[in-house]
């Protein structure tokens, strides 16, 4: 060098003019005022202003608000062990399994000797299975070969031996073939042929054996020819965990309308009682004014200081925790980051907050910095 692994980080930078949100801060006008105070989203200066995923909303939690004696039942989700963490379906470590030549990687990984179910197609059989072609005995014919007998000498006839064919009845789970999966695997003995039928090493159970380990598990011993196939992101059983909605959650103040209480003058008005009718009177009622409550339009809180960033030091293999230290880092409600020049490798990717946080996953052109591996070429 080349190929490949793992990890971390960047997400363009300067510079000029213009523009947007938030919060301070200064000062202006107008209303109202004892004092406050509110509007003109007015002006003008400081300052701070999107992301590693701010995304999907998939998990876990905060917090709020309903609901709740305490237990079980339905339903749901978790799952090798041990730590971390508020918490987790996350992380770290380790265990076993699978890939990898190797660094390294993946893995929802309890439990199939409790019970039900399911194994598509191919295939002969798919669970306590099954003879498709093979192998191999016996039996019957038929062909061929050698070879004893018997003879009428005819290439006859009866036998016995091997071989090959067809059929028939059986043996065999070694070979072939099918499948994701054929009832443990290799090699030997052994058999007609074959078979855990025996044997020997691997594999499997079982023992509550013996060591190590917190444990998951490993490793030894001994015992057994070997059963007990798969499949639980099928039912299910075993152990643990679970109350709903969600900031449009949820609170505070509250114009106006209707409502419900009360004052008031009898002078004048509006209805209405008394009355055949006026009128007088008496009562009640609206106009008007207080005051109550729920609350609507509108307003504000929630709202960004929190399981926080960032350094260093110390404990642990790491995830992380702890001590100091030191920072202020969007908080909107028609919703803010935006627009033009310009230099320099020519600015190129996926995308933008909306209550917050821990994660998971997904989307992404480019860069850069560390450690690792060695089929291969080179010095």
């Nucleotide at each position: 060098c080349g190929a490949g692994g793992g990890g971390a980080g960047c997400g363009a930078g300067g510079g000029g003019c213009c523009g947007c949100g938030g919060a301070c801060c200064g000062g202006c006008g107008c209303c109202a005022u004892a004092g406050a105070g509110g509007c003109g989203g007015g002006c003008g200066g400081u300052u701070c202003g999107a992301g590693g995923a701010a995304a999907g909303u998939c998990c876990g939690a905060g917090c709020u608000c309903c609901g709740c004696a305490g237990g079980g039942a339905a339903g749901g989700g978790u799952g090798c062990c041990g730590g971390g963490u508020a918490a987790c379906a996350c992380c770290c470590g380790g265990g076993c399994g699978g890939c990898g030549a190797a660094a390294g990687c993946c893995g929802a990984c309890g439990g199939a000797a409790a019970g039900u179910g399911c194994c598509a197609c191919a295939g002969a059989g798919a669970a306590c299975a099954g003879a498709c072609c093979g192998c191999c005995a016996g039996c019957a014919g038929c062909c061929g070969g050698g070879u004893g007998c018997c003879u009428g000498c005819g290439u006859g006839g009866c036998g016995c031996c091997c071989g090959g064919u067809c059929g028939c009845c059986g043996g065999u789970a070694a070979g072939g073939g099918u499948g994701a999966a054929a009832c443990g695997g290799u090699g030997g003995g052994g058999u007609a042929a074959g078979a855990g039928c025996c044997c020997a090493c691997c594999g499997c159970c079982c023992g509550c054996g013996c060591g190590g380990g917190u444990a998951a598990c490993c490793g030894c011993c001994g015992g057994g020819g070997c059963a007990c196939g798969g499949c639980a992101a099928a039912c299910c059983c075993c152990a643990c965990c679970c109350g709903g909605a969600g900031c449009a959650a949820g609170g505070c103040c509250a114009a106006g309308c209707a409502g419900g209480g009360g004052a008031g003058a009898g002078c004048g008005g509006u209805g209405a009682c008394c009355c055949g009718c006026c009128g007088c009177g008496u009562u009640c009622u609206c106009a008007u004014c207080c005051c109550c409550g729920g609350g609507u339009a509108g307003g504000c809180c929630g709202c960004u200081g929190g399981a926080g960033g960032c350094g260093u030091c110390g404990g642990g293999c790491a995830a992380c925790c702890g001590g100091c230290g030191u920072c202020g880092c969007a908080g909107a409600c028609g919703a803010a980051u935006g627009g033009c020049c310009c230099c320099c490798u020519a600015g190129a990717a996926c995308a933008g907050a909306a209550c917050u946080c821990g994660g998971c996953u997904u989307a992404c052109g480019g860069c850069u910095c560390c450690c690792c591996u060695c089929c291969g070429c080179g010095g």
The prediction has a mean pLDDT of 76. This is a predicted structure of a 379-nucleotide RNA (Bacterial RNase P class A) from Gemmatimonas sp. SM23_52. The source organism's lineage runs through Bacteria, Gemmatimonadota, Gemmatimonadia, Gemmatimonadales and Gemmatimonas. Its Rfam family is "Bacterial RNase P class A". Rfam links the family to the GO terms ribonuclease P activity, tRNA processing and dimeric ribonuclease P complex. The model forms 94% of the base pairs in the Rfam consensus.